[in-house]
Formats: sequence, structure tokens, C1' cells
RNA sequence: GCAGCAGUGGCGGAAUUGGCAGACGCGUAUGUUUCAGGUACAUAUGGAGAAAUCCCUGUGGGUUCGAGUCCCAUCUGCUGCA
Repeated sequence: GCAGCAGUGGCGGAAUUGGCAGACGCGUAUGUUUCAGGUACAUAUGGAGAAAUCCCUGUGGGUUCGAGUCCCAUCUGCUGCA
């Protein structure tokens, strides 16, 4: 230099047939249990807002009624080739 794959909450990761983003797990917070701790259990947990609602999928554009998903460019990492 060329090609392929990957990038989504605090972390790992779903949503791949273009139609509810964040399922599920971990972690965290509060509570129950305990003399106390651990374990276990219950509830909550992307951001803003009183709510309705709006916003966020590495970054910037495009297509579409509708994009995490398709197209273009670009950044980072990994793999292969030269």
C1' cells in the first nucleotide's frame, strides 16, 4: 500500500429480513434477611425533562416514510496479502 472483520450504556454483549435501541448477564444503588459481613431475595439502573416527549449505535455525509442494519468518505483496533 491492498483486502477482510470489528466499534452499541459503567463493563461484556443482543437487536443482521431496514420497522419498539440498550434484551440478557456483570456491576452499581436502595431495601429485606443477619449481632455484623458474605450469600440469597425484591425493586431500580443510557442521557435530558415534572410529564408528554426528545436525544444517543466510532466520526462526517447520503438513500429511505423509516437506518444500529443499506451506500460513500474517514478514524481506531485486529487478521491476511504484497
The RNA shown here (transfer RNA) has 82 nucleotides and comes from an uncultured Clostridia bacterium. The coordinates come from a structure-prediction model, not an experiment, and the mean pLDDT is 83. Its Rfam family is "tRNA". The sequence was found in a public genome assembly.